Background
This is a predicted structure of a 688-nucleotide part of an RNA (large-subunit ribosomal RNA, domain II) from a Saprospirales bacterium. It matches the Rfam family "Bacterial large subunit ribosomal RNA". Gene Ontology terms of the family: structural constituent of ribosome and ribosome.
[in-house]
Context: one part of a larger RNA
RNA sequence: GCCUACGAGUUACACCUUACUAGCGAGUUUAAGGACUUCAGGUCCGGAGGCGGAGCGAAAGCGAGUCUGAAUAGGGCGAGCAGCUAGUAGGGGUAGACGCGAAACCGAGUGAUCUACCCAUGGGCAGGUUGAAGGUUGGAUAGUCUCCAACUGGAGGACCGAACUGGUAAACGUUGAAAAGUUUUCGGAUGACCUGUGGGUAGGGGUGAAAGGCUAAUCAAACUCGGAGAUAGCUCGUACUCCCCGAAAUGCAUUUAGGUGCAGCGUUAUAUAAGAGUGUCAUGGAGGUAGAGCUACCAAUAGGGCUAGGGGGCUUCACCGCCUACCAACCCCUGAUGAACUCCGAAUGCCAUGACAUGCAUAUAGCAGUGAGGCUACGGGUGCUAAGGUCCGUGGCCGAGAGGGGAACAACCCAGACCAACCGCUAAGGUCCCAAAGUAAGUGCUAAGUUGGAUGAACGAUGUGGGGAUGCUAAGACAGCUAGGAUGUUUGCUUGGAAGCAGCAAUCCAUUUAAAGAGUGCGUAACAGCUCACUAGUCGAGCGUUCCUGCGCGGAAAAUAAGCGGGCAUCAAGCACUUCACCGAAGCGAUGGAUUUCAAUGUAAAUUGAAGUGGUAGGGGAGCAUUCCAGCGGCGCUGAAGCUGAACUGUGAGGUUUGGUGGAGCUUCUGGAAAAGAAAAUGUAGGC
Repeated sequence: GCCUACGAGUUACACCUUACUAGCGAGUUUAAGGACUUCAGGUCCGGAGGCGGAGCGAAAGCGAGUCUGAAUAGGGCGAGCAGCUAGUAGGGGUAGACGCGAAACCGAGUGAUCUACCCAUGGGCAGGUUGAAGGUUGGAUAGUCUCCAACUGGAGGACCGAACUGGUAAACGUUGAAAAGUUUUCGGAUGACCUGUGGGUAGGGGUGAAAGGCUAAUCAAACUCGGAGAUAGCUCGUACUCCCCGAAAUGCAUUUAGGUGCAGCGUUAUAUAAGAGUGUCAUGGAGGUAGAGCUACCAAUAGGGCUAGGGGGCUUCACCGCCUACCAACCCCUGAUGAACUCCGAAUGCCAUGACAUGCAUAUAGCAGUGAGGCUACGGGUGCUAAGGUCCGUGGCCGAGAGGGGAACAACCCAGACCAACCGCUAAGGUCCCAAAGUAAGUGCUAAGUUGGAUGAACGAUGUGGGGAUGCUAAGACAGCUAGGAUGUUUGCUUGGAAGCAGCAAUCCAUUUAAAGAGUGCGUAACAGCUCACUAGUCGAGCGUUCCUGCGCGGAAAAUAAGCGGGCAUCAAGCACUUCACCGAAGCGAUGGAUUUCAAUGUAAAUUGAAGUGGUAGGGGAGCAUUCCAGCGGCGCUGAAGCUGAACUGUGAGGUUUGGUGGAGCUUCUGGAAAAGAAAAUGUAGGC
């Protein structure tokens, strides 16, 4: 992992409540107990007691009323609506209360054969090295002392290193050879050493050279049994079918935020009225948003003018006074901002009335689920006008929605799936091939494979199409080529120099001219030199400047050729506009069938018509199957149940018939009662 079996809303109660059914009914009903008995789900007694039949008040009490009150007022609660008992079902309560699941808490016991420490009594430590104290002898010395040497001696939490003990590093091992090992390496190895045997300390206790370590593979409180089915607002699981309807992820509150209560939204039953609700139009309203505006307030605000006040400067012995490209109130002009500004002010939306259309609504009662929402469009707050962010509002969709399109893709676009089928028409989107349908038609644009794709900026550019404005041009433009481009003069100043060309100044002048700047750029130390403006000739027809706009170019860097879905496509299979066909869905229509609700007809069965039949949580309805029981029946050795094939049948759970096997019981129908349906619970047991 698979298979088989088992495995979760049960049972009790003089309980509460609602619906339905039955009996009796202003009543209804017995309980314990007893008698009888065919011994059962029986019959008959038994009226204790309960519920109902009257309420109000704290009570006395009064009573269809009563309480409050001075009240005959007003107000509160009542009267004017039939119950009781039993059964079945839905829900609640009390119990373990749908099942499994803690970590823990408490009680009583069991453990120191592991291990920690302690007590008693035993055992063990190859070999080698070092050579303390002490001693003896000798020497030094005047000398007992003291010192030196040799020998002796054999100390040490001494040294090296086996056994023994430990466990430093690495590798291997990691469903191991092993629930802690193996190999190599390494520490201690006469000691605070190692070890045998016997004994002691026990769970909030022990023991601990202290690591929260160890206390029998268990330790921040052992193990066993019990309280015990602890508790679990948490997680997981919760078993047959078909039909009808169908949510919520919101508000308020909460030691509350992943729970719950009330409301909202769902469903079922009953009742009610003929109108609730919704849409369009009309009419009448309330309002301060969008926008706009501000010499209409408040707040903020750029420039200018005018000019109080202040600062600075000048002046004066002082007072006056003067100036000011300083700051600046009021006022004036121009410009202009605001969620918490408004002299103004929509569209929508909201309220009311009327008309028309549509067709549900409300109340009560039973039962819920939901109370984590999400994306998208629009209006906002927050954030960075960031987020697949977050918080509101108004729609849509997903949630709980399948189908077609979007390559793929809950939410985007189209469209809401009762069933069947090899019918038709369309939507979005498409029509060269993959791949259904146009290599359709017309007019343009693009040359970048731009594009067919989500997004690409500032900025740059004789890309190219369209439109406008303006200038030059056969008195010859624009571009090219040929030639000129001079003189006063090296203008003046400055400067070492400054001659068109470092810089400053100027009437940037004048002359000759077809034209030629006191000079456009390069260049020189300064000159020189080259060139331009300007002019003539040649050539012979358009040439410049600028604005708007279409499509393109660069800007443009990421890890596969790797962002057209691919192939591929260039008067397109790209882009823009126009036109006609076609394809395309579970949409719509057509054919057949099923089913629900309503209406009509009908005794009923049914028929016809209309409208429906996506669906999670959830509500309601109708059924199938299993085991047992009762009653009436039936089948069976000429073959029951079970197992295993086949055919038929029912919308389905299922059922029927028959073949084989099997070898002794089984069961229709009508009712009743449940240990009553498994794919999931890291489910339990067994098998493979």